Context: one part of a larger RNA
RNA sequence: UUGGGUUUAAAGGGUCCGUAGGUGGAUAAUUAAGUCAGAGGUGAAAUCUUGCAGCUCAACUGUAAAAUUGCCUUUGAUACUGGUUAUCUUGAGUCAUUAUGAAGUAGUUAGAAUAUGUAGUGUAGCGGUGAAAUGCAUAGAUAUUACAUAGAAUACCAAUUGCGAAGGCAGAUUACUAAUAAUGUACUGACACUGAUGGACGAAAGCGUGGGUAGCGAACAGGAUUAGAUACCCUGGUAGUCCACGCCGUAAACGAUGGUUACUAGCUGUGUGGACUUCGGUCUGCGCGGCUAAGCGAAAGUGAUAAGUAACCCACCUGGGGAGUACGUUCGCAAGAAUGAAACUC
Numbered sequence: 001u002u003g004g005g006u007u008u009a010a011a012g013g014g015u016c017c018g019u020a021g022g023u024g025g026a027u028a029a030u031u032a033a034g035u036c037a038g039a040g041g042u043g044a045a046a047u048c049u050u051g052c053a054g055c056u057c058a059a060c061u062g063u064a065a066a067a068u069u070g071c072c073u074u075u076g077a078u079a080c081u082g083g084u085u086a087u088c089u090u091g092a093g094u095c096a097u098u099a100u101g102a103a104g105u106a107g108u109u110a111g112a113a114u115a116u117g118u119a120g121u122g123u124a125g126c127g128g129u130g131a132a133a134u135g136c137a138u139a140g141a142u143a144u145u146a147c148a149u150a151g152a153a154u155a156c157c158a159a160u161u162g163c164g165a166a167g168g169c170a171g172a173u174u175a176c177u178a179a180u181a182a183u184g185u186a187c188u189g190a191c192a193c194u195g196a197u198g199g200a201c202g203a204a205a206g207c208g209u210g211g212g213u214a215g216c217g218a219a220c221a222g223g224a225u226u227a228g229a230u231a232c233c234c235u236g237g238u239a240g241u242c243c244a245c246g247c248c249g250u251a252a253a254c255g256a257u258g259g260u261u262a263c264u265a266g267c268u269g270u271g272u273g274g275a276c277u278u279c280g281g282u283c284u285g286c287g288c289g290g291c292u293a294a295g296c297g298a299a300a301g302u303g304a305u306a307a308g309u310a311a312c313c314c315a316c317c318u319g320g321g322g323a324g325u326a327c328g329u330u331c332g333c334a335a336g337a338a339u340g341a342a343a344c345u346c
Stems, first nucleotide, its partner, number of pairs: 003318004007300002012314001014201004021194003025088007033081002035077008049065006091191001092188003095184006103177007110154001114150008125136002162169002206247006215241002220236004258313006266291011295302002319346003328339004
């Protein structure tokens, strides 16, 4: 390399868009590039294979054939693939109507809680724990009442719920934007699928500049615990968490399961559409779940949301350690990220 594989044994790229490339619906005509058949030329000799012959045999040698699976020229065939032309509608898209949702961006705004401040009432404790102590408090705390200010997050509703490509998204409302589904006697007419390189997005933490800082809280300090306690518990507390702009580009980025299309028994729940209804339900789409038949699987399990049966395209794997390390290169302000070995060893 081939083969065999990729939920859990090594292995699906974090996700999408998309270039080249690969693959691609139905009908007819044409062409004859691929494909198939015939003929001619060439495919050096030796070697290899086979027949026969020569050295006493063999190795070896001679001779004839075969082979040389290829290339070129030419004459035909036309099912399939390709090219060209014309047509079609079921794939794909557009339009109309009806719906849906924590989908996105920007603004406005609400109530509870917390903290702080001011004022009132009030007096000796509060807080915290397994028990304590550090801490706060007669300069009046804790508790309670009124008012004010601030930042962050949105109880109940709330659900194997919904939406989004993934990351993710949850008070209310407005504006703008996007998406999906169903239905249709509307329109285009294969415009499709996948996608190396590339581009965009991408939790948390982290970085830069400027704001903000209530609560929480790495680091740090103190109090405990303990043989010790650089921890678990407690009292504080800086960065951070929040906002704007710019970087970083990684996660058990998980369904540990790439995308698309077709086919293959059922039962049951739920979200959202449509048709019918005797109002009990029935049928039919698209999602989200549970149980199972066949099948598959080493088993656990999976089972129309496949890990079943097939097709197309991409990514990845090839014993453990060394090692996601070294070196080089690219990217980054840095942290580091990406690519990614070998010696040696079992």
A computed fold for a 346-nucleotide part of an RNA from an uncultured bacterium, annotated as small-subunit ribosomal RNA, central domain. The coordinates come from a structure-prediction model, not an experiment, and the mean pLDDT is 89. It matches the Rfam family "Bacterial small subunit ribosomal RNA". Rfam links the family to the GO terms ribosome and structural constituent of ribosome.